TPP riboswitch aptamer (THI element) from a Rhodospirillales bacterium, 108 nucleotides, folded computationally. It was read from a public genome assembly, where an Rfam model found it.
RNA sequence: AAACUGCUCUGGGGGAGCCGUACGCGGCUGAGAGGUCGGAACAACUCCGACGACCCCUUGAACCUGAUCCGGUUAGGACCGGCGUAGGAAACGAGACGUGACCCCGCC
Numbered sequence: 001a002a003a004c005u006g007c008u009c010u011g012g013g014g015g016a017g018c019c020g021u022a023c024g025c026g027g028c029u030g031a032g033a034g035g036u037c038g039g040a041a042c043a044a045c046u047c048c049g050a051c052g053a054c055c056c057c058u059u060g061a062a063c064c065u066g067a068u069c070c071g072g073u074u075a076g077g078a079c080c081g082g083c084g085u086a087g088g089a090a091a092c093g094a095g096a097c098g099u100g101a102c103c104c105c106g107c108c
Base pairs, nucleotide, nucleotide: 003099004098007095008094009093010091011057012056013055014054017028018027019026020025035051036050037049038048039047040046063088064087065086069082070081071080072079
């Protein structure tokens, strides 16, 4: 001292599906399947906002579009493959510790 894994912090992005039901809830996959509060006259994530959990932030299939897509498969839009070197997508952020190419100095 370039660079780097992980970690922490700040900021930012994002989704919440399917099946069954006696509508209470139960089951499947998944990191997560709307947890808390408030609002929409009332109930319900039906919609909106804030917060939370979780995932992701350019080495970006987190997530969105194509797409009510195509083939297989499944109880199922879960899963596998294609589409896909497609098109988009949020810090090329800060910090400490660690490792440390390379360079310099000293000693043997």

Record summary
Its Rfam family is "TPP riboswitch aptamer (THI element)". Its family is annotated with thiamine pyrophosphate binding in the Gene Ontology. Rfam 15.1 lists 16,130 matches to the family in 8,693 species.